This is a predicted structure of a 1507-nucleotide RNA (small-subunit ribosomal RNA) from a metagenome.

RNA sequence: AGAGUUUGAUCCUGGCUCAGAACGAACGCUGGCGGCGCGUUUUAAGCAUGCAAGUCGAACGGUAGAGGGAGCUUGCUCCCUUGAGAGUGGCGAACGGGUGAGUAACACGUAGAUAAUCUGCCUCUGGAUGGGGGAUAGUCCAAAGAAAUUUGGUUUAAUACCGCAUGAGAUGGCGAGACAUAAGUCUUGUUUAUGAAAGGCGCAAUUGUGCCGUCUGGAGAUGAGUCUGCGGUUCAUUAGCUAGUUGGUAGGGUAAAGGCCUACCAAGGCGACGAUGAAUAGCCGGCCUGAGAGGGUGAUCGGCCACACUGGGACUGAGACACGGCCCAGACUCCUACGGGAGGCAGCAGCUAAGAAUCUUCCGCAAUGGGCGAAAGCCUGACGGAGCGACGCCGCGUGAAUGAUGAAGGCGGAAACGUUGUAAAGUUCUUUUCUUGGGGAAGAAUAAAGUGAGGAAUGGAAUGCCUUACUGAUGACAUUAACUGAGGAAUAAGCCCCGGCCAAUUACGUGCCAGCAGCCGCGGUAAUACGUAUGGGGCGAGCGUUGUUCGGAAUUAUUGGGCGUAAAGGGCGUGUAGGCGGUUUUAUAAGCCUGGUGUGAAAGACCACAGCUCAACUGUGGAUCCGCACUGGGAACUGUAAGACUAGAGUUCAGGAGGGGAAGAUAGAAUUCCUGGUGUAGGGGUGAAAUCUGUAGAUAUCAGGAAGAAUACCGAUGGCGAAGGCAAUCUUCUGGCCAUGGACUGACGCUGAGGCGCGAAAGCGUGGGGAGCGAACAGGAUUAGAUACCCUGGUAGUCCACGCUGUAAACGAUGUACACUUGGUGUAGGGGACCUAAGUUCUCUGUGCCGGAGCUAACGCGUUAAGUGUACCGCCUGGGGAGUAUGCUCGCAAGGGUGAAACUCGAAGGAAUUGACGGGGGCCCGCACAAGCGGUGGAGCAUGUGGUUUAAUUCGACGAUACGCGAGGAACCUUACCAGGGCUUGACAUACACUUGAAGACCUAAGAGAUUGGGUCGACCUUUAGGGGACAGGUGAACAGGUGCUGCAUGGCUGUCGUCAGCUCGUGUCGUGAGAUGUUGGGUUAAGUCCCGCAACGAGCGCAACCCUUACUGUCUGUUACCAACAGGUCUUCGGAUGCUGGGGACUCAGGCAGAACUGCCGGUGACAAACCGGAGGAAGGUGAGGACGACGUCAAGUCAUCAUGGCCCUUAUGUCCUGGGCUACACACGUGCUACAAUGGCCAACACAAAGCGUUGCGAAACGGCGACGUUUAGCUAAUCGCAAAAAGUUGGUCUCAGUUCGGAUUGGAGUCUGAAACUCGACUCCAUGAAGUUGGAAUCGCUAGUAAUCGCGCAUCAGAAUGGCGCGGUGAAUAUGUUCCCGGGCCUUGUACACACCGCCCGUCACACCACCCGAGUUGGGGGUACCCGAAGUCGGUAGUCUAACCGUAAGGAGGACGCUGCCGAAGGUAUGCCUAGUAAGGGGGGUGAAGUCGUAACAAGGUA
Repeated sequence: AGAGUUUGAUCCUGGCUCAGAACGAACGCUGGCGGCGCGUUUUAAGCAUGCAAGUCGAACGGUAGAGGGAGCUUGCUCCCUUGAGAGUGGCGAACGGGUGAGUAACACGUAGAUAAUCUGCCUCUGGAUGGGGGAUAGUCCAAAGAAAUUUGGUUUAAUACCGCAUGAGAUGGCGAGACAUAAGUCUUGUUUAUGAAAGGCGCAAUUGUGCCGUCUGGAGAUGAGUCUGCGGUUCAUUAGCUAGUUGGUAGGGUAAAGGCCUACCAAGGCGACGAUGAAUAGCCGGCCUGAGAGGGUGAUCGGCCACACUGGGACUGAGACACGGCCCAGACUCCUACGGGAGGCAGCAGCUAAGAAUCUUCCGCAAUGGGCGAAAGCCUGACGGAGCGACGCCGCGUGAAUGAUGAAGGCGGAAACGUUGUAAAGUUCUUUUCUUGGGGAAGAAUAAAGUGAGGAAUGGAAUGCCUUACUGAUGACAUUAACUGAGGAAUAAGCCCCGGCCAAUUACGUGCCAGCAGCCGCGGUAAUACGUAUGGGGCGAGCGUUGUUCGGAAUUAUUGGGCGUAAAGGGCGUGUAGGCGGUUUUAUAAGCCUGGUGUGAAAGACCACAGCUCAACUGUGGAUCCGCACUGGGAACUGUAAGACUAGAGUUCAGGAGGGGAAGAUAGAAUUCCUGGUGUAGGGGUGAAAUCUGUAGAUAUCAGGAAGAAUACCGAUGGCGAAGGCAAUCUUCUGGCCAUGGACUGACGCUGAGGCGCGAAAGCGUGGGGAGCGAACAGGAUUAGAUACCCUGGUAGUCCACGCUGUAAACGAUGUACACUUGGUGUAGGGGACCUAAGUUCUCUGUGCCGGAGCUAACGCGUUAAGUGUACCGCCUGGGGAGUAUGCUCGCAAGGGUGAAACUCGAAGGAAUUGACGGGGGCCCGCACAAGCGGUGGAGCAUGUGGUUUAAUUCGACGAUACGCGAGGAACCUUACCAGGGCUUGACAUACACUUGAAGACCUAAGAGAUUGGGUCGACCUUUAGGGGACAGGUGAACAGGUGCUGCAUGGCUGUCGUCAGCUCGUGUCGUGAGAUGUUGGGUUAAGUCCCGCAACGAGCGCAACCCUUACUGUCUGUUACCAACAGGUCUUCGGAUGCUGGGGACUCAGGCAGAACUGCCGGUGACAAACCGGAGGAAGGUGAGGACGACGUCAAGUCAUCAUGGCCCUUAUGUCCUGGGCUACACACGUGCUACAAUGGCCAACACAAAGCGUUGCGAAACGGCGACGUUUAGCUAAUCGCAAAAAGUUGGUCUCAGUUCGGAUUGGAGUCUGAAACUCGACUCCAUGAAGUUGGAAUCGCUAGUAAUCGCGCAUCAGAAUGGCGCGGUGAAUAUGUUCCCGGGCCUUGUACACACCGCCCGUCACACCACCCGAGUUGGGGGUACCCGAAGUCGGUAGUCUAACCGUAAGGAGGACGCUGCCGAAGGUAUGCCUAGUAAGGGGGGUGAAGUCGUAACAAGGUA
């Protein structure tokens, strides 16, 4: 410090997620030791048991008991010492300890105030401590009660209680003075009121003296109370709150100011700088995180506050309205003799429940601290320790060295081998830890007491007092820590991860299953993502997961974001509060700057040093604590006050333009209607029609009239207005704006939350008006439907007046104002200069376009900013849910304003790029259409496919690009399928071991055969004579074998787009980038073919050419080809024929080589180009014709069954052999063909002309037989020699005469031929007989542009036999197109896009089903607080004088005072009524979201088919 994730890719916006740190944690797996910390975060739920606050006999009376003594009545009394328990009294119990419910508050923090206060014990310093009195607990007696407890009587003490005296520098009143001020402080005078324990313990003993106490002053310290400024939560869907409320006067009350309380008077007080209400919450030092600013948090430790079962209350006291006190009410629990009582763990342990979850009913007061005490000491669950828990932090260990044969085993690999891995074993060491022994620190200081020394005052002295030195008991932890002896590698390693982020991989299993997952996403048979193993990576006594917080997140942006199109500018103005504000002078000092002082507790954090062996931990010191307050100084800036100025702003005078607004008046054109005339059959409307209208006279036309609405031309990217908006003309009234020049005011300004006003269309109310247009509605069409688009009508409305509504894509999707920053060119209004005729130029205001810098994600903006700055306002923070629900508010209503959450997704989005697509556009091509010719689709048959059937009908191929395809040939074989019968190292290959035998040939038996049995013949090569080799059989183990699966694991091969003209690269340039450019443009071409231009320049694969065939010529060669001339032979109808022979090299032909065609020439067009058009010549002319040749790529196209091959599967079977069957089935459907339907024909006869092939397991002449298929026989030919071989259409002649025929030949019967072991299933052919459908084929659809279509035959491959198919060959031989509107396909450019699996795309809504959360809801059940009233406990305060009454007064009576009682105000809980807030639940209703394959349509994205 970043990374992943939206896309085909890119940039941006934007969310989600991850890597880090932390934790009082929990869970899973695992677990050796030690140190230091921490440990009910949940129900402030309930609690058994024990302990947690007592102490003092030196305050008091007094006792049980024990010991001793005495007296003796021997079981009693007395005395002494000690003295439990209880009681009176004093002090403490208000500390310490716990918890965080309440509390949004002076509760807390910080800084102050107290001139408005108190303070026990403590310290310092004064004074005093005189003299009396009456009770009461205890004890004893008695009574009530179950108990708790209570009552009565007798007696007694005090440092308990009560008077009196004295008394100041204390308090109050009055007076005076000084100081200061907001009420006050200090000094002083006077008078009034107020106190004691004669106590306790020592020493001395004659008054005395010491200590501890007590009283009363002053001062301090400590602690507390009260008040104030400032600071720190959320919600405005909480906007108004308040009657003791705000203030005053008087009084009361308190330690103390104060409405704190009461009476009276006044009507105030708080609030948009957020009152009131609601929700949440103890606050802080700190802790976590972060670079910081911040954000989160408030466990442990420390400070403050609040609380103690819930609510209320006071008492005592220095201090409480009191956790382990009291009273009352309530809930709960317990005891009970039913009458009544008792209790409060949020103290330490512990229990129950709750929960994911949090410990021992331990030891000790040894240390520190606290209470009491003179002290010893007692108490202390504070505390010190131990125990449990890896809960956290820190440290240590689980061994070290050596050790290659790189052991065994595991894992991987075809193997070689690799890896685990120096790892192990082995050898040599060590002993931290462990086990077992041994002695053994520090934590302890000192108290009492004793000894010594010194000191001060007083005293006659002593006990004493102060300081100091020494001695001096006491250890829970503790079998401590640390040290040390012995033993022995001995006791000690796991967890997570390995697709990317993110370090680290292989195999097997599984097969969208099981599962994983933080995000993206893995898994559908080769999973580096699931599970296991091997290996590896990370951390390590821990490791992962979950939860939470901060960070990353600049994703709430002060530091540090934005708003044209991504979320986001208010519809517009006016203006209040507020914020901000021109030039200058003086003053001031609030802000600001600077110095000083106080405080900012300690702990923590940081730095340094130090102590535990280190560290964690702890100690000491330093610096910080950025804050607040007080105070000295400064005066630039802001503020404030006063004064001045004119550049901002405004006023006035002299001008100007304008659909600015309101009211009134007027005009013409058009439309419709009405009346009349002319006139006749249609009109209207549409893609086409119909509804409609018209012979009752329309439409058309002429004349006249009526009505309402809107204002052509001018007219414009032009004008005006704040926006909405404004358009005939004229008049009146009226707002704003602009320019120039004077004069004047003197900052009067800018913005603007709320407020107020204006605000299109539609809509609403009332009243008018209504020509045209026209929601709704009706009808006609269209359509599968058509509640639409189109047509014919048509109501509201549109118009006017008044009122309401208050919204729009109210848009420049761009808030207002001001300033600054290069330009060009239009246009509207005004002014100046030159010139004055036109014009040129300068300038202000408005309105457009293009563009520079700059900005921007890009598009773009660009002086009219989206540039650079300032001021102020509004708004945004992922998509959906949703502008919805609810609340409030406005509205007559419709609706508007404000405006969530649950839930759900990992995206949604902007701009641009490349493609693809479009019922977008432009250009171009193709048998693509058109123009033609012939077919298919109808029939019969052949063949292939589907389907069906079957034991099997083997398998594959499925739009184009499967279907006479693999198959170039299924009777057996083929053959892969089925049935049955066999074999198991196998039908086939390699190699090994053992054993037998040559190999092999023949015969025979069983069997369907495979196979099995028997027999005969046979005796290879080599040798050391054992044997070895070749071959065959058997056994064993390696292995063979598979047309079994996966073409979606593959190679190779192939189809198709498409023989379409495209597809790319290097360098350069442009762009943030994807990418672009080049390759686009203008021409041209069959062509990205070529030329020109151009930020491109070049290049590659394609095109073309090079290759083959064919067309022409030359030349060479010349057998088996050829035969003109010469000679010969044969035949002859004497014309001749015949290459038969010799020969020939002329011709044909064949095979080589070469030439020829290149837009080369001419004319025209074109840009002086490329090229095109026409022509000449030429065998051929513009690629001459045909073929081979197929760019980058697409279709997960086809093929695992040609072959090869990974993986998986079978192994007495999915292998292999055999027999038979099947692949040939047959209701049907489709494709491809053949033959036809006839006269351009059929049949018969005669005659003629090819090319290319093939042949020895072959072609087979001739001859003979047969009607024929064919047979018999064998001449020739290994082929330019012989043969297949007859070419057919054609020509000539004859016949048939339009019919189911002399067309057509299916089907069937019979008889045969050939091949072959074998033609039944299931061959071809022949003959005789039979003679079906079919008379030119619906919708639709196919091929073909010239030697082509059409038509005719011939050959070949496969092959024993078996083509209408396939591949070739030649014969005859057309028609049409000089066009690109349309269909299909394709190419280039451009445009739109929400598509990218790319339109066979994407995608919307209802309905149906399931699930989820939510809203409304008749109601119903809780909680909270408010108001009014009722009842009114305890208790304070007040009243009263009924009862009782020791101290004081009084001789007494009585009084004062007190207690009880009664009573008044207030008053908790409770009750009644009422409305409010909130939560749970709910019949039913509602929409929303989500969900591999539901229904209906097709709304949006392309002109999305009606933008």